[in-house]
RNA sequence: UUCCGAUAACGGCAAACCCGUCGAAAGGUGGGGACGCAAAGCCACGAGGCUACAGCGAGAAACUAUCUCGCCAUGCUCGUCGGGCCACCGAA
Numbered sequence: 001u002u003c004c005g006a007u008a009a010c011g012g013c014a015a016a017c018c019c020g021u022c023g024a025a026a027g028g029u030g031g032g033g034a035c036g037c038a039a040a041g042c043c044a045c046g047a048g049g050c051u052a053c054a055g056c057g058a059g060a061a062a063c064u065a066u067c068u069c070g071c072c073a074u075g076c077u078c079g080u081c082g083g084g085c086c087a088c089c090g091a092a
Base pairs, nucleotide, nucleotide: 004090005089012037013036017032018031019030020029021028022027035079041085042084043083045082046081047080048077049076050075055071056070057069058068059067060066
C1' cells in the first nucleotide's frame, strides 16, 4: 500500500413514524426519533423500481370543458443492485 472486517477503539450516519416546509406526485428538506449500516460517504454512468404535472390516445357524460383509463421521464430513488471516486481504525 492492497485485500479483509473483530464481542477492538474513537467516532459517524439515520429506517419507519410524527411535526414543519417545497413539489402535481414520486420524493426532497429542517427538527424529533432509531430499523439498521464497515462506506447507509459522494456521483444518476448502466440496470431495476416509483411517480405522470404537461403531452398523446381512447371513453363517459353533456353543451363547451369536467372526469376515468392507457402510454410516456426530461422527474425521483445511491438505505435496490452494479460501476466510478474519496475515506477512520488495525485483530485474525